[in-house]
RNA sequence: CUCUUAUCAAGAGAGGCGGAGGGAAAGGCCCGAUGAAGCCCGGCAACCAGCAUGAAAAAAUGCCAGGUGCCAAUUCCUGCAGCAAAAGCUGAAAGAUGAGAG
Repeated sequence: CUCUUAUCAAGAGAGGCGGAGGGAAAGGCCCGAUGAAGCCCGGCAACCAGCAUGAAAAAAUGCCAGGUGCCAAUUCCUGCAGCAAAAGCUGAAAGAUGAGAG
């Protein structure tokens, strides 16, 4: 980087360093010196692993927190399709993350 698959409406500090940017990209709309990114600490969750029950395998449930992940706004919103008078609803695409494969 590509493929497969699951999930994406919940949750998470008024701490330290740091100094201007950040929210994937485009268009919006926002966040930011009452301090952005990043790093540390802290926290949330529980995809994988581990453990228990399960005769065994599997499913399922529970425990745990070792490997990831995450901690403004629904994946911040929209972009394509269907339905609708409209508000809007549903689905896809794209993206993110986990697990597996190449």